This is a predicted structure of a 79-nucleotide RNA (c-di-GMP-I riboswitch aptamer) from Sulfurovum sp. The organism belongs to Sulfurovum, within Bacteria.
RNA sequence: UUAUAUUAUCGCUAAACUAUACCGCGAGGAUAGGGCAGAAAACUACGGGUCUUUCUUUAAAGAUAGCCGAGUUGCAUAA
Numbered sequence: 001u002u003a004u005a006u007u008a009u010c011g012c013u014a015a016a017c018u019a020u021a022c023c024g025c026g027a028g029g030a031u032a033g034g035g036c037a038g039a040a041a042a043c044u045a046c047g048g049g050u051c052u053u054u055c056u057u058u059a060a061a062g063a064u065a066g067c068c069g070a071g072u073u074g075c076a077u078a079a
Stems, first nucleotide, its partner, number of pairs: 004076001012038002017033004022029002036066001042072003046069003049064006
């Protein structure tokens, strides 16, 4: 530098659900517990999908990165 989850080690993230004198009209988010699953389940709302709100209903604003694609960045080293 490239490739790779087929190998190893120490680890990483955190689904559903529960709680909150929490935030939001809502989808949903934050924190704590929890652990389904993941090898980029790290970041980015750029394209598509899905969802929410409003009403401008051929539209606008928002949510979702653990829906797919794309972009950026990173850890490990059996071979």